Two RNAs folded together computationally: RNase P RNA and transfer RNA, 467 nucleotides in total. Rfam match: Bacterial RNase P class A. It is annotated as a ribozyme.

RNA sequence: UCAGAUGGCCGGAUGGCCGCUUCUUUCCUGCCUCUGGCGGGAUGGGAGAGGAAAGUCCGGGCUCCACGGAAAUACGGCGCCGGGUAACGCCCGGCGGGGGAAACCCCAGGGAUAGCGCCACAGAAAGCAAACCGCCGUCUCCGGCCUCAGCCAAAGACGGUAAGGGUGAAAGGGUGCGGUAAGAGCGCACCGCGCCGCUGGCGACAGAGGCGGCAUGGCAAGCCCCGCCGGGAGCAAGACCAAAUAGGGAUGGCGCCGCCCUGUGCGGCAGGCCGGUUUCCGGGCCGCCAUCCGGGUAGGUCGCGCGAGGCGGCUGGCGACAGCCGUCCCAGAUGAAUGGUCAUCGCCUGCAUGCAGGUACAGAACCCGGCUUAUAGGCCAUCUGACAGU
RNA sequence: GCCCCCGUCGUCUAGAGGCCCAGGACGCCACCCUUUCAAGGUGGAAAUCGCGGGUUCGAAUCCCGCCGGGGGCACCA
Numbered sequence: 001u002c003a004g005a006u007g008g009c010c011g012g013a014u015g016g017c018c019g020c021u022u023c024u025u026u027c028c029u030g031c032c033u034c035u036g037g038c039g040g041g042a043u044g045g046g047a048g049a050g051g052a053a054a055g056u057c058c059g060g061g062c063u064c065c066a067c068g069g070a071a072a073u074a075c076g077g078c079g080c081c082g083g084g085u086a087a088c089g090c091c092c093g094g095c096g097g098g099g100g101a102a103a104c105c106c107c108a109g110g111g112a113u114a115g116c117g118c119c120a121c122a123g124a125a126a127g128c129a130a131a132c133c134g135c136c137g138u139c140u141c142c143g144g145c146c147u148c149a150g151c152c153a154a155a156g157a158c159g160g161u162a163a164g165g166g167u168g169a170a171a172g173g174g175u176g177c178g179g180u181a182a183g184a185g186c187g188c189a190c191c192g193c194g195c196c197g198c199u200g201g202c203g204a205c206a207g208a209g210g211c212g213g214c215a216u217g218g219c220a221a222g223c224c225c226c227g228c229c230g231g232g233a234g235c236a237a238g239a240c241c242a243a244a245u246a247g248g249g250a251u252g253g254c255g256c257c258g259c260c261c262u263g264u265g266c267g268g269c270a271g272g273c274c275g276g277u278u279u280c281c282g283g284g285c286c287g288c289c290a291u292c293c294g295g296g297u298a299g300g301u302c303g304c305g306c307g308a309g310g311c312g313g314c315u316g317g318c319g320a321c322a323g324c325c326g327u328c329c330c331a332g333a334u335g336a337a338u339g340g341u342c343a344u345c346g347c348c349u350g351c352a353u354g355c356a357g358g359u360a361c362a363g364a365a366c367c368c369g370g371c372u373u374a375u376a377g378g379c380c381a382u383c384u385g386a387c388a389g390u
Numbered sequence: 391g392c393c394c395c396c397g398u399c400g401u402c403u404a405g406a407g408g409c410c411c412a413g414g415a416c417g418c419c420a421c422c423c424u425u426u427c428a429a430g431g432u433g434g435a436a437a438u439c440g441c442g443g444g445u446u447c448g449a450a451u452c453c454c455g456c457c458g459g460g461g462g463c464a465c466c467a
Stems, first nucleotide, its partner, number of pairs: 001386010012345007020048005026042007050361001054372002057370005062234004067282007075230005080094005095109001096107004110225002115223002117219003132165002134161007143152003173191006193212004198207003238302004248293006255269005260263001271286004295466003309328008346359006391463007400416004408447001418434005440456005
């Protein structure tokens, strides 16, 4: 200098003028249903969209549900080991496997002897075997060679075989040597696979060794098994105030007994309902519970901004992160809030010393921790490799 | 802001891992029939299954992400 890889940050800046939203101090003021509610204005002070605010894929905080506790089941999720965290399907570090020359990257990573299911077409054969071509042997038969022994070639039958070839994504360990009529883990060496204990490690695993019938295909993002986790809805959750209408109608579950004032009355036992289902325990509501049709208001306040909070430093840790100290308060709308204009710069591209063009993705709506997706460009750090120079 | 569904020829639809170089109906084109049109009959053209990636030998179908379309959510009784 170039190529590659990983991580982090910024994502326009400054000034002037006009214009927005909100909080708060002080003051002025209008209306009304008047200790309350709904507004308007002035001055001063403070603040005002993001790294993704997005998708709504996860986990929570919080709120509510007469439901609460325990167990089971359905359903859903996760899945190597160890840590982090409020928690997670997230993050960190490691193990195993794969890719790459390397730095690094990828892996929906438990179980195929608990059981069931699938492997189309092709091929002889795709779960417990199989023989299409081929190889070898015996016999029959035809022809040739040199009379026989025997050799060569063609056809058929029987037997042996799974090394070679074909088919396929995959054919039942692989390579080599020996052996055999020809072959085959048939035997041996190494690799691989299974079992056994030893050593190291918290562990997933790794290492060396011994024994071995030389054999136990794939798919679980097929059903399933094993282990762990999960009550349900969700801020339009919910709480309060005010107003108006039709406390209207239909269906299903509401049964029995007693009393009397004979009525939509009271009491007892049951029954129905209570955020997947069932059981047990403890409770709650009963003119209740569930569904549908129709009607009214579509107004205001709270929830709504102090947090698993931001920033800086130190300590511990490989790291995610944790602890301690200091410091700061940082939007709260609900007809949609930060825009318009001027100037000077910043960055990028093209022509060429000045001009032209461009400046991304995109705007909170209860709040956090993640994941995923979109993104003009710019900066920093570290590592790997190649070339050259000192 | 939140919750839940859908996406296949021009249109409406069937299709739950190989029998799908994707079926049926309507529409379109051609031929036959008819004096002609309609109706009827026969045949044909027409879809990389919304897009991309993954699992698998193989995906319209299973899984993940993205895009587009649709529905619901307040209070009173």